Large-subunit ribosomal RNA, domain IV from a Paracoccaceae bacterium, 328 nucleotides, folded computationally. NCBI's taxonomy places the organism under Bacteria, Pseudomonadati, Pseudomonadota, Rhodobacterales, Paracoccaceae. Its mean pLDDT, the model's own confidence on a scale to 100, is 88.

[in-house]
Context: one part of a larger RNA
């Protein structure tokens, strides 16, 4: 000097990116127990008390003929230690807000989580030799199943709800009309021959799906506007004009896991807050199943704050056991 333990005066997070790590809670019984709520929960909430031994005494229950025994208590009295759930083993609580509803699943070997997966919602395919996979095939899987199925895709528990837009791409119908491959068709023409013929080149017309075309379709992919004026303080515009779009973001939220500007402005909290919470709305560059907004319960999850607790710290300090390190 390190490593793993012990202990420590005041002080109690003043260390720290952050209470990281220790610490402190911890068993049973009794009492008592808040918001909130999907009435199940929350809850071991939170907060108290009590526990060892010895004697009286009296109950329940069992067994005993009875004396009494065993267990489970109730009251009374009484003894000892520093300490009675005496070692060991053995929830710290509380509030607030994000996100996912939950229990589960995952980077074996740096990431356990807001990821994934779910019950539950929707769309679209599929009439059975199904659809869809897997294989060149036969053949299999789907299923020894039958649309309350099976397959793909998207959303994700539970409330309240899920707007507008079909121009663009998709995708589903339609079928007149354009436009098209081979094919079919042969006007007319070219080589060669004496010549019948052989060859060769071809215009009209006919000719399928596509595509153009006409129409549905957003819980398909996806999109959801500028300008300028206007109320008798001042701002500010319910209100008009005007351009353009397929349509000009509705409900809810909103400086947010989304806000640059930014430490926005106001209010809580702290003597003192770029985080944290409530509002505000100027949403750079929220928005409604690439879901929006709620939300009890649950979480080795994130963020703030309180109280219990402490060598995290103020500021270290000895001790134990190993080592390193001298020397042999």
């Nucleotide at each position: 000097c390190c490593a793993c333990g012990u202990u420590a005066a005041a002080g109690g997070a003043a260390c720290u990116c952050g209470g990281c790590a220790a610490a402190a809670u911890g068993c049973u019984c009794c009492c008592g127990u808040a918001a909130g709520u999907u009435c199940g929960c929350g809850a071991g909430a939170a907060g108290g008390g009590a526990g060892c031994c010895c004697c009286g005494u009296c109950u329940g229950c069992a067994g005993g003929c009875a004396a009494c025994u065993g267990u489970a208590g109730g009251c009374g009295g009484g003894g000892g230690g520093c300490a009675c759930a005496g070692a060991c083993c053995a929830g710290g609580g509380g509030g607030u807000g994000g996100c996912g509803a939950c229990u589960g699943u995952u980077u074996a070997c740096u990431u356990a989580a807001a990821a994934c997966a779910c019950a539950g919602g929707g769309c679209u395919g599929u009439g059975c030799g199904a659809a869809g996979c897997c294989g060149u095939a036969a053949g299999g899987c789907g299923a020894c199943g039958u649309a309350u199925a099976c397959a793909g895709u998207c959303u994700g528990a539970c409330g309240c709800c899920u707007g507008c837009c079909c121009g663009g791409u998709g995708c589903u119908g339609g079928a007149a009309g354009g436009u098209u491959a081979a094919a079919a068709g042969g006007a007319g023409g070219g080589g060669u021959g004496c010549a019948a013929g052989c060859u060769c080149c071809g215009a009209a017309u006919u000719g399928a799906a596509g595509c153009c075309c006409c129409a549905g379709u957003a819980a398909a992919c996806g999109g959801c506007g500028g300008c300028c004026g206007u109320a008798a303080c001042u701002a500010u515009a319910a209100c008009g004009g005007u351009c353009c779009u397929a349509a000009g973001g509705u409900a809810g939220c909103g400086a947010a896991a989304u806000u640059c500007c930014u430490u926005g402005u106001c209010g809580g909290g702290u003597a003192a807050g770029u985080u944290c919470c409530g509002a505000c709305c100027u949403g750079c560059a929220c928005g409604a199943a690439u879901g929006g907004c709620g939300u009890a319960a649950c979480g080795a999850u994130c963020u703030c704050c309180c109280c219990g607790c402490u060598g995290u710290c103020u500021c270290u300090a000895a001790c134990g056991u190993g080592g390193a390190c001298u020397c042999a």